Context: one part of a larger RNA
């Protein structure tokens, strides 16, 4: 100088308190530990474990058993030999490789060139092989925590201090005063993008006040620019006004006005660095390995397995519920697509094909709620596992191992020890919709709104963090 303490002082954080609603108990879903011929590989406390994976029936696929190939599966370069590229047929295999048939070129100065096939020799391809403790990039993390440095001057023999400490105040090394310091620079903040109000311009595919046609309904038509929205540009908030407090400063408390008030909410944004933190399976890459095989190409399997242990979820244990008849979103998809009225079917779905590259047409029922009936505390009209038949779909193909419907079966499970999580306002808690991936397949995941609470007395104590001291077995 750090780093460290069961050392001190301030000060912060859903860190405790204070409250709401979970995990742990149950079946199920999914990951992880052990198991196995493979259950490819990576990730490991926090910060691994619905993570790499925004899709594992083949293919992906990298693993395991078989069968094949050896300049290769695809790149260049050389020699020879023949032809367009490709198309279509038959053997034969588990299947690719393989073997045979038929058809099939262009330019040209005729030398030859372009383009493909095979053969052949080697230079070389290839390697999801190994080292994240040889790296590049990229990430996580402390942490959206307020720190983290220089310049130039002082002061110290010197390593280093000073500035960055002190007083005050702030989310904030924010600002203000005061000081051997003065400035500066990375970080803070503020320009950026969302949303909350207003105003002006703009009106189609969005709207419909007044007019006039229409309809069984319907902005459907004429029209029309008000409103609602869309979308572009401005506006507005800044402690600007008052009041008290304070060093007449920052700045803090109250009010006024305001659609909003002291950073309005939300996002994007991560300073020096710290864990030899994570990836050599995105790429790239140094050295080491392999080279008739760790390379390549196929069937089949296998990641799906199952004594059990563990993390994440879903779904309940019911009456603030079950069923049964009924309204109001928001923000996204759509052309090898999204698919409407109609029909058939108990349903999945099937005929069927109208609009639509979409503010037009479709996906598109929002659900939870209100109403009004029914169940009457019961392993039950709760709760859906597991099973059995019957079917739909998708796809070359649903055994191993997809999703859905409908009958019949109806298992734990009466709210969960120890301990353990999240969450301070449109949040939790609850409810449904959408999308990425995708051929199909979603309790994940990422987004959208709809319903909408309680509770913070306060910081002594757990746990993380900063600021300034103090002690030293640590560098």
């Nucleotide at each position: 100088u750090g780093a460290c303490g069961g050392g001190g002082a301030c000060c912060c954080g859903c860190a405790c308190a204070a409250g709401c609603g979970g995990u742990g108990g149950a079946g199920c879903a999914u990951g992880u530990g052990g198991u196995u011929a493979a259950u490819u590989c990576g990730a490991a406390g926090c910060a691994a474990c619905g993570c790499g994976a925004a899709a594992a029936a083949c293919c992906u696929u990298a693993c395991c058993a078989g069968g094949g190939c050896u300049u290769g599966a695809g790149a260049u370069c050389c020699a020879g030999a023949g032809g367009a590229a490709u198309u279509a047929g038959g053997g034969g295999u588990a299947a690719u490789g393989c073997c045979c048939u038929a058809a099939g070129c262009u330019c040209u100065u005729c030398g030859g060139a372009g383009c493909c096939u095979c053969u052949g020799a080697g230079g070389c391809a290839g390697g999801u092989g190994g080292u994240g403790c040889a790296u590049g990039g990229u990430u996580g993390u402390c942490g959206u925590c307020a720190g983290c440095u220089c310049g130039u001057g002082u002061c110290g023999u010197g390593a280093g201090a000073u500035g960055u400490u002190g007083g005050g105040u702030u989310a904030a090394g924010u600002c203000c005063c005061g000081c051997a310091a003065c400035g500066a620079g990375c970080g803070c903040a503020a320009c950026c993008c969302u949303u909350g109000c207003c105003g002006a311009c703009a009106g189609u595919a969005a709207c419909c006040a007044g007019c006039g046609a229409g309809u069984a309904a319907a902005g459907u038509c004429g029209g029309g620019g008000a409103c609602u929205c869309u979308g572009u540009c401005g506006g507005g908030a800044c402690u600007g006004c008052c009041g008290g407090g304070g060093a007449c400063a920052a700045c803090c408390c109250g009010g006024a006005g305001g659609a909003a008030g002291g950073u309005g909410g939300g996002g994007a944004u991560g300073a020096c660095g710290u864990c030899a933190a994570a990836u050599c399976a995105u790429c790239a890459u140094g050295c080491c390995c392999c080279u008739u095989a760790u390379g390549u190409c196929c069937u089949g399997g296998g990641c799906g397995a199952c004594a059990c242990a563990c993390g994440u979820g879903c779904u309940a244990c019911a009456a603030u519920g079950g069923c049964g008849u009924a309204a109001c979103a928001g923000a996204g998809g759509g052309a090898c697509g999204c698919g409407a009225a109609g029909g058939a079917g108990c349903g999945a779905u099937c005929c069927g094909g109208a609009g639509c590259a979409a503010a037009u047409c479709c996906c598109a029922a929002a659900a939870a709620c209100a109403a009004c009936g029914u169940c009457c505390c019961a392993g039950u009209u709760c709760g859906g596992a597991c099973u059995g038949c019957a079917g739909g779909c998708u796809g070359c193909a649903a055994c191993c191992c997809g999703c859905c419907u409908g009958c019949a079966c109806g298992a734990a499970g009466c709210u969960g020890g120890a301990a353990u999580c999240g969450c301070u306002a449109g949040u939790a808690a609850u409810c449904g919709c959408a999308a990425a991936u995708c051929a199909g397949c979603a309790u994940g995941u990422u987004g959208c709104g709809g319903u909408g609470a309680a509770u913070a007395c306060g910081u002594u104590c757990c746990c993380g963090g900063g600021u300034c001291u103090u002690g030293u077995a640590c560098a």